[in-house]
Model confidence (mean pLDDT): 88 of 100.
Predicted 3D model of a 333-nucleotide part of an RNA (large-subunit ribosomal RNA, domain IV) from an Elusimicrobiota bacterium.
The organism belongs to Elusimicrobiota, within Bacteria.
Context: one part of a larger RNA
RNA sequence: CUAGGUCAAGGAACUAGGCAAAACAACCCCGUAACUUCGGAAGAAGGGGUGCCCCCGGGGAGACCCGGGGGCCGCAGUGAAAUGGGCACCGUGACUGUUUAACAAAAACACAGGACUCUGCUGAAAUCGCAAGAUGAUGCAUAGGGUCUGACUCCUGCCCGGUGCUGGAAGGUCAAGGGGAGAGGUUAGCCGCAAGGCGAAGCCUUGAACUCAAGCCCCAGUAAACGGCGGCGGUAACUAUAACCGUCCUAAGGUAGCGAAAUUCCUUGUCGGGUAAGUUCCGACCUGCACGAAUGGAGUAACAAAGGUGCCGCUGUCUCGACCUAGUGCUCG
Numbered sequence: 001c002u003a004g005g006u007c008a009a010g011g012a013a014c015u016a017g018g019c020a021a022a023a024c025a026a027c028c029c030c031g032u033a034a035c036u037u038c039g040g041a042a043g044a045a046g047g048g049g050u051g052c053c054c055c056c057g058g059g060g061a062g063a064c065c066c067g068g069g070g071g072c073c074g075c076a077g078u079g080a081a082a083u084g085g086g087c088a089c090c091g092u093g094a095c096u097g098u099u100u101a102a103c104a105a106a107a108a109c110a111c112a113g114g115a116c117u118c119u120g121c122u123g124a125a126a127u128c129g130c131a132a133g134a135u136g137a138u139g140c141a142u143a144g145g146g147u148c149u150g151a152c153u154c155c156u157g158c159c160c161g162g163u164g165c166u167g168g169a170a171g172g173u174c175a176a177g178g179g180g181a182g183a184g185g186u187u188a189g190c191c192g193c194a195a196g197g198c199g200a201a202g203c204c205u206u207g208a209a210c211u212c213a214a215g216c217c218c219c220a221g222u223a224a225a226c227g228g229c230g231g232c233g234g235u236a237a238c239u240a241u242a243a244c245c246g247u248c249c250u251a252a253g254g255u256a257g258c259g260a261a262a263u264u265c266c267u268u269g270u271c272g273g274g275u276a277a278g279u280u281c282c283g284a285c286c287u288g289c290a291c292g293a294a295u296g297g298a299g300u301a302a303c304a305a306a307g308g309u310g311c312c313g314c315u316g317u318c319u320c321g322a323c324c325u326a327g328u329g330c331u332c333g
């Protein structure tokens, strides 16, 4: 050093933190709070008993079980082993589950439940595939797909200006195509002494108006779509504050609830509680740097090898170390 055992007095003073260890433990009986979704919480908590021998009563087919009385031994009777420590408060997630095979098991994922949306079926929508074909589904809107939220309870406010989606189709814009006004080339011919000029049809090149779908512009709707949800000044008979008033801007200016919070910078905010002493914790306040309503808001019984705080029990964690057993290493030999 590794693994294990014991310890006076104290008992968390250790430490980031009771990490580790100790303690608790089985069965029977008594007893058991807040809260609660009435199921739970609960083995809550907290107490008492337990061996062996003899006798009696009851039940049973029996094994055996239940009850009563008396006696005996030990430090100790669940005599070994196995075998819950408990309580209080809070944040988070409802729960059982799932996960980073080999540093993360969680407050992350999932979840029942809620909502929006797509899909009417002769190839649904969606998905794979070049296709054929297949899944969806031998299903048919009480079905199937996508997205968000995440039991339950009480709720879920305002904004459609931007972006998206849906609907609209008058007007604007607008591709190919259609259209073919017109222009050009060529030249049979005509004119000319010539150079050259004019030039039908055909062929070739080009080509205006007009016509023309979706989209975009435009007009509406839609936020459990993406998202957003103000500033300044004044005012009450102490002061302070401002129910009230004015003004600017906005699409609309944050409602309920919650709040120094897993969110608060200043900050160890202030007050109260707990401690002799508390940057943590609990309860309040509201000045919310920078909460806020399905990127859900606020609660919540039960649950959690999860997180924070306190208390009881218990202990070599510590004051502070000692001894013992086994093994490995080292030193000497």
Base pairs, nucleotide, nucleotide: 001327002326003325004324005323006322007321009319010318013317018314026050027049028048029047030046035040037151051072052071053070054069055068056067057066058065059064073077085312086311087310088309089308090307092304093303097109098108113149114148115147116146117145118144119143126135127134128133152299153298154297155296157229158228159227162226163225164222165221166220167219168218171217172216173215177211178210182206183205184204185203186202189198190197191196230248231247232246233245234244257291258288269285270284271283272282273281

Its Rfam family is "Bacterial large subunit ribosomal RNA". Gene Ontology terms of the family: structural constituent of ribosome and ribosome.